[in-house]
RNA sequence: GUAGCUCUCCGAUGGGUCGCAGGAGGUAAAUCCUCCUGAGGAAAGUCCGGACUCCAAAGGGCAGGGAGCUGCCGAAAGGCAGGUGGGGGCAACCUCACGGAUAGGGCCACAGAAAGCAAACCGCCACUUUUUGAUACAGCAUACAAGUAGGUAGAAAUACCGAAAGGCUGUAUCAAAAGGUGGUAAGGGUGAAACGGUAGGGUAAGAGCCUACCAGCAUAACCGGCGACGGUUAUGGCUAGGCAACCCCCUCCCGGAGCAAUCCCAAAUAGGAGGGCGUUUGAGGCUUGCCCGGCCGAUGCCCUCGGGUAGGGAGCUGAGAUAAAUGACCCGUUAAAACAGAAUCCGGCUUACGAGAGAGCUACGGCA
Numbered sequence: 001g002u003a004g005c006u007c008u009c010c011g012a013u014g015g016g017u018c019g020c021a022g023g024a025g026g027u028a029a030a031u032c033c034u035c036c037u038g039a040g041g042a043a044a045g046u047c048c049g050g051a052c053u054c055c056a057a058a059g060g061g062c063a064g065g066g067a068g069c070u071g072c073c074g075a076a077a078g079g080c081a082g083g084u085g086g087g088g089g090c091a092a093c094c095u096c097a098c099g100g101a102u103a104g105g106g107c108c109a110c111a112g113a114a115a116g117c118a119a120a121c122c123g124c125c126a127c128u129u130u131u132u133g134a135u136a137c138a139g140c141a142u143a144c145a146a147g148u149a150g151g152u153a154g155a156a157a158u159a160c161c162g163a164a165a166g167g168c169u170g171u172a173u174c175a176a177a178a179g180g181u182g183g184u185a186a187g188g189g190u191g192a193a194a195c196g197g198u199a200g201g202g203u204a205a206g207a208g209c210c211u212a213c214c215a216g217c218a219u220a221a222c223c224g225g226c227g228a229c230g231g232u233u234a235u236g237g238c239u240a241g242g243c244a245a246c247c248c249c250c251u252c253c254c255g256g257a258g259c260a261a262u263c264c265c266a267a268a269u270a271g272g273a274g275g276g277c278g279u280u281u282g283a284g285g286c287u288u289g290c291c292c293g294g295c296c297g298a299u300g301c302c303c304u305c306g307g308g309u310a311g312g313g314a315g316c317u318g319a320g321a322u323a324a325a326u327g328a329c330c331c332g333u334u335a336a337a338a339c340a341g342a343a344u345c346c347g348g349c350u351u352a353c354g355a356g357a358g359a360g361c362u363a364c365g366g367c368a
Base pairs, nucleotide, nucleotide: 001364002363003362004361005360006359007358008357009356010354012333013332014331015330016329017328018327020038021037022036023035024034025033026032040339044350045349047348048347049346050345051344052258053257054256055255064254065253066252067251068250069082070081071080072079073078083098084097085096086095087094088093099249100248104247105246106243107242108241121188122187123184124183125182126181127180128179129178130177131176132175133174134173135172136171137170138169139168140167144166150161151160152159153158196214197213198212199211200210201209215239217236218235219234220233221232222231223230224229262314263313264312265311272305273304274303275302276301277300284296285295286294287293
């Protein structure tokens, strides 16, 4: 210098004009005046956890749901640091998973012979049957082939005549082919996965069948670490597949609803409770304020209390409601832009987004 990685910060500012909401004051009151205050890193999604409020609730169990490596912080969610294993990148670094498969059940597509107390398709090996060939030995030469092929007669059954090629038969050994019975997991092939790897011995052929080394497992001891865990040594038996986001087992935890929670004040009308008055000896109402008179009038009229509705208040905030405010224009800073706006509050997670700044680190190249 180029290309990257990680973490952190910022989310305009100064001045002017006109506005909006709340509070205090002028002031007794105000729509008037003055002063003060007035969105975010995510206020968002409403995904987690809590505060707070109401309802339920002796205690125990079943069912159901959630969490599940270690340490620290935290009320919890969650965060930080680490461990083990897998994946990506040359690297800095990023990313995924995390109790138990020796408690038990279940499943493992396709392919493949076989997918779980493993399995015999090809291959390899042993035994055996048949056939063929070679060799050796023995027997036969009037044999075997064969009374066959063929011929003659006859309607036919059948009768008669009747060759040739090639030596033939048996036993033993070896070889080959085909079949059968068994052994074998070394080799081939299938698969995401096939029951450790290499070498030697061993065997009919093979095999942890045996031995050595390596990997892995279990147990024990020692060392490092708070711990998960890591390392070394010894011994053992030789090998143990995967899935628990299938059921299940183990440990721990879990009541419900939510600020439209919840509480307070409280009209008119209509119900409720209590009391009083009254029904021809007329309560009460209407008739202009009063009297007389007139009319209406009995499931009536009046008073008090209580619940609830409309409405108001608290909850509610150093922004804060009526769901409703927090803005617009001009000038300067080279440009002023992105995502987006409170509704009880707090802590997280996730998602959206702009121009930059700072720190540390990696790879490659150049110069000294």

Record summary: Predicted 3D model of a 368-nucleotide RNA (Bacterial RNase P class A) from a Hydrogenothermaceae bacterium. It matches the Rfam family "Bacterial RNase P class A". It is annotated as a ribozyme. It was read from a public genome assembly, where an Rfam model found it. The coordinates come from a structure-prediction model, not an experiment, and the mean pLDDT is 76.